Predicted 3D model of a 472-nucleotide part of an RNA (small-subunit ribosomal RNA, 5' domain) from an uncultured bacterium.
Rfam family: Bacterial small subunit ribosomal RNA.
The coordinates come from a structure-prediction model, not an experiment, and the mean pLDDT is 89.

Context: one part of a larger RNA
RNA sequence: AACGAACGCUGGCGGCAGGCCUAACACCUGCAAGUCGAACGGGCCCUUCGGGGCUAGUGGCGCACGGGUGAGUAACGCGUGGGAAUAUGCCCUUAGGUACGGAACAACAGUUGGAAACGACUGCUAAUACCGUAUGAUGACGAAAGUCCAAAGAUUUAUCGCCUAAGGAUUAGCCCGCGUUAGAUUAGAUAGUUGGUGGGGUAAAGGCCUACCAAGUCUACGAUCUAUAGCUGGUCUUAGAGGAUGACCAGCCACACUGGAACUGAGACACGGUCCAGACUCCUACGGGAGGCAGCAGUGAGGAAUAUUGGACAAUGGGCGAAAGCCUGAUCCAGCCAUGCCGCGUGAAUGAUGAAGGCCUUAGGGUUGUAAAGUUCUUUUAGUAGUGAAGAUAAUGACGGUAACUACAGAAAAAGCUCCGGCUAACUCCGUGCCAGCAGCCGCGGUAAUACGGGGGGAGCGAGCGUUGUUC
Numbered sequence: 001a002a003c004g005a006a007c008g009c010u011g012g013c014g015g016c017a018g019g020c021c022u023a024a025c026a027c028c029u030g031c032a033a034g035u036c037g038a039a040c041g042g043g044c045c046c047u048u049c050g051g052g053g054c055u056a057g058u059g060g061c062g063c064a065c066g067g068g069u070g071a072g073u074a075a076c077g078c079g080u081g082g083g084a085a086u087a088u089g090c091c092c093u094u095a096g097g098u099a100c101g102g103a104a105c106a107a108c109a110g111u112u113g114g115a116a117a118c119g120a121c122u123g124c125u126a127a128u129a130c131c132g133u134a135u136g137a138u139g140a141c142g143a144a145a146g147u148c149c150a151a152a153g154a155u156u157u158a159u160c161g162c163c164u165a166a167g168g169a170u171u172a173g174c175c176c177g178c179g180u181u182a183g184a185u186u187a188g189a190u191a192g193u194u195g196g197u198g199g200g201g202u203a204a205a206g207g208c209c210u211a212c213c214a215a216g217u218c219u220a221c222g223a224u225c226u227a228u229a230g231c232u233g234g235u236c237u238u239a240g241a242g243g244a245u246g247a248c249c250a251g252c253c254a255c256a257c258u259g260g261a262a263c264u265g266a267g268a269c270a271c272g273g274u275c276c277a278g279a280c281u282c283c284u285a286c287g288g289g290a291g292g293c294a295g296c297a298g299u300g301a302g303g304a305a306u307a308u309u310g311g312a313c314a315a316u317g318g319g320c321g322a323a324a325g326c327c328u329g330a331u332c333c334a335g336c337c338a339u340g341c342c343g344c345g346u347g348a349a350u351g352a353u354g355a356a357g358g359c360c361u362u363a364g365g366g367u368u369g370u371a372a373a374g375u376u377c378u379u380u381u382a383g384u385a386g387u388g389a390a391g392a393u394a395a396u397g398a399c400g401g402u403a404a405c406u407a408c409a410g411a412a413a414a415a416g417c418u419c420c421g422g423c424u425a426a427c428u429c430c431g432u433g434c435c436a437g438c439a440g441c442c443g444c445g446g447u448a449a450u451a452c453g454g455g456g457g458g459a460g461c462g463a464g465c466g467u468u469g470u471u472c
Base pairs, nucleotide, nucleotide: 001471002470003469005468006467007466008465009464012344013343014342015341016340017339018337019336020302025300026299027298029297030296031295034061035060036059039058040057042055043054044053045052046051068255069254070253077180078179079178080177081176082175083174086172087171091168092167093166094165095164096163097162098161099133100132101131102130108123109122110121111120112119113118139148140147141146153160154159181227182226183225188218189217190216193215194214195213196212197211198210199209200208230252231251232250233249234245235244236243237242257278258277259276260275261274280291281290282289283288308334310333311332312331316330317328318327319326320325347377348376349375350374357368358367359366360365381413383408384407385406386405387404391399416461417460418459419458420457421442422441423440427456428455429454430453431452437444438443
């Protein structure tokens, strides 16, 4: 000097920030991802019979973003600079196409099982759901000949879609050079191991996987093992070099009760999806089921210690939708906390019989001290009343009757904390008597203690001050 601090004493206001560092411990409750009726059939309601509204289900898009956490990871994980063998929904540009048919399954109706969760059977039905045929190249495969591959419609008639191909943009996957903690009281490690060939697999190179062949590969320039740790831009300190650190904000990575696996999809091996196993909790009619806050609040526990079960989608942004709009604990705001930084105030001028009181005293006086009282003023902030925004664009403002402005009243409502032996700014009296106690170091205290406790006085900082902890 600094801090995501804590503790003690004290505490007026505002602005801007920050707020579980510990148990990646367990979670009650509510909310955090929906949307589209202009894809589809049905049901219900209203109707001025024109139509309109709501919707469980099928279907589409989204749910891979946004938000959280740092357990794991010493690694191409991250940082930086390169690379080739790749994919890319939505978006942009360009070219072409959008033909003819079919069979189902939900919903629904009936029957039925179960305590529930949830099913089973029979029958009916629509689509931008599913399937077949056609067309088919500048597309794919191939040396060539040739072979192969598509589509979906909706509506208020203005458009929005669908399919194929090429290019772009964006995003993502992969490879490499260099850099990236400590330990040798860890010296050898490795059999898919190292390389090749054939095959498989992937969007893609590759022992990525597999069969065979060879025997390699890494290592004192520290392999392997062990411990610790998310990395970075940055942050703190410092004249710098360096050291320490990685809260908040931003980029990347990893994880989502623990372990494993794939499905769907442009994208996941998926926080609020699925399946299996495990631990734990809950329901049960004992047959069987349900759950996952390291989302926002909140609870218990742990701890020296860290906030509201708040408001709004008004703004910014995101998802869906043609739109109106709906959703959004992202976000914007408000609440709590002197946790930090910054600003302001707690009055100003005048006032000497240097009042009273306190303290000291050589008893003369000195000091507190212009301090108070008194006199004359002012009204920041807080208070009361009125007006009242910008943020929004024609409309729409949670914040909020907030900020700000104006008026009014009255010095009125607002100062403490630590220290005073030296280091180190600041001294005396009383009490105590190696006791009680102080202390960062040196050291004080055993009868005159500037060092303990109290009074007076003083010094420093000030809505803070001191202590403890940690870093330089």